The RNA shown here (transfer RNA) has 71 nucleotides and comes from a bacterium. Rfam family: tRNA. Rfam links the family to the GO term triplet codon-amino acid adaptor activity. RNAcentral holds the sequence, with entries from ENA.
[in-house]
RNA sequence: GCCCCCAUAGCAUAAUGACAAUGCAGCUGAUUUGUAAUCAGCCGAUGAAGGUUUGAUUCCUUCUGGGGGCU
Numbered sequence: 001g002c003c004c005c006c007a008u009a010g011c012a013u014a015a016u017g018a019c020a021a022u023g024c025a026g027c028u029g030a031u032u033u034g035u036a037a038u039c040a041g042c043c044g045a046u047g048a049a050g051g052u053u054u055g056a057u058u059c060c061u062u063c064u065g066g067g068g069g070c071u
Base pairs, nucleotide, nucleotide: 001070002069003068004067005066006065007064010024011023012022013021018054026042027041028040029039030038047063048062049061050060051059
């Protein structure tokens, strides 16, 4: 220098055009003499900027970051 893949909540993953989901973590409550465990509830996210579309996590372009391959 060229090519390919990835980017969703604090962490690990779903959602292939139509309500952003689950587990752990966090917070509140119940239970307990108390803690843990358990149960119920709550909070929290689509890397950035554009485009297509009635509608974009999803399709297209550029950029940023990470990983891999070739030279």